[in-house]
Molecule: Bacterial RNase P class A
Organism: Povalibacter sp.
RNA sequence: GGAGUCGGCCAGACAACCGCUGCGCGCAAGCGUGGAGGAAAGUCCGGGCUCCACAGGGCAAGGCGCCAGGUAACGCCUGGGGGGCGUGAGCCCACGGAAAGUGCAACAGAAAGCAAACCGCCUAAGCCGCAGCAAUGCGGCCGGUAAGGGUGAAAGGGUGCGGUAAGAGCGCACCGCGUCGGUGGUAACACUCGACGGCACGGUAAACCCCGCCUGGAGCAAGACCAAAUAGGGAAGCACGCGGUGCGCAAGCGCCGCACGUAUGGCCCAUACAGGCUUCCGGGUAGGUCGCUUGAGGUGCGCGGUGACGCGUAUCCCAGAGGAAUGGUUGUCCUCGACAGAACCCGGCUUAUCGGCCGACUCCUUUC
Numbered sequence: 001g002g003a004g005u006c007g008g009c010c011a012g013a014c015a016a017c018c019g020c021u022g023c024g025c026g027c028a029a030g031c032g033u034g035g036a037g038g039a040a041a042g043u044c045c046g047g048g049c050u051c052c053a054c055a056g057g058g059c060a061a062g063g064c065g066c067c068a069g070g071u072a073a074c075g076c077c078u079g080g081g082g083g084g085c086g087u088g089a090g091c092c093c094a095c096g097g098a099a100a101g102u103g104c105a106a107c108a109g110a111a112a113g114c115a116a117a118c119c120g121c122c123u124a125a126g127c128c129g130c131a132g133c134a135a136u137g138c139g140g141c142c143g144g145u146a147a148g149g150g151u152g153a154a155a156g157g158g159u160g161c162g163g164u165a166a167g168a169g170c171g172c173a174c175c176g177c178g179u180c181g182g183u184g185g186u187a188a189c190a191c192u193c194g195a196c197g198g199c200a201c202g203g204u205a206a207a208c209c210c211c212g213c214c215u216g217g218a219g220c221a222a223g224a225c226c227a228a229a230u231a232g233g234g235a236a237g238c239a240c241g242c243g244g245u246g247c248g249c250a251a252g253c254g255c256c257g258c259a260c261g262u263a264u265g266g267c268c269c270a271u272a273c274a275g276g277c278u279u280c281c282g283g284g285u286a287g288g289u290c291g292c293u294u295g296a297g298g299u300g301c302g303c304g305g306u307g308a309c310g311c312g313u314a315u316c317c318c319a320g321a322g323g324a325a326u327g328g329u330u331g332u333c334c335u336c337g338a339c340a341g342a343a344c345c346c347g348g349c350u351u352a353u354c355g356g357c358c359g360a361c362u363c364c365u366u367u368c
Stems, first nucleotide, its partner, number of pairs: 001364010012333007020035006037339001041350002044348005049219004061215005066080005081095001082093004096210002101208002103204002118149002120145003126141006157175006176199001177197005182191003223290004233281006241258007260275001261273004297316008334337001
């Protein structure tokens, strides 16, 4: 100098004027003060809070799945192990079980799950034919062979030596694998350790399944409190007349007419309507209040821990609306400004995002 990896941070700045909104002060006018994000987003996980349900146990369903730790909890985070990728910093992984059972594997290929003879290699043994005096040779049959070729994602360890008719863990050495033991580690696991086994165990569980662990439902329109008018419910008091008729043993109830009441109207008649009037109680609606932001809270310092994080101490208060505020105009400057707007609250994950800054580290090249 170039290329890259990981982590953290910022998210145009300043000023003037005019607004909007929470809170405090003030009789008022007004003044003071707070006023979006790293994701406020997706609503995908985990909690708090609220209401409902709930003896205990089991089944079903769903989720999670190497080990240890952190945490209120988690499917999150940290550290470690194993596997894969990268020269490297580093990145990625649903990473329990396939010697319990069931299932699946297109195409290609001779053969694909108690493996398999297409080409190739071999004819030692057995049989037949021919040639030959014979040894033997040639051809065929019966066969042998997983070393080589070819197919495939995958063909039942690898290399070498021996062996053989040709071959083959058939034998041996080394490597690999498995079982048991030993050693180290809390564990996952590791080992340049030892013994045994020629190797008996292919893949797939985000296929059924098995094992272990976890899970009640709904959500702030949760939910709690105050509470009008009208209608309806209950209680008490007052009123509850006359006649006819039906039911009923009766008390009483229903229907019809008149009277009484209300409306129209100054009054009467008339017409229409309702069977009552007053007070109190309780439920619910409109409306209002709370829930609502002081919290697993932020920042600084110290201590413990590799770290996630924890402990101690000091200090700070940092939106809380309810048709929903957080804005507009102007000026100056710069590198000319992305994604995006809180609605009960937290911890995560994921996704979107113009530019820029800082730190740690890696590789290549050059110079001293």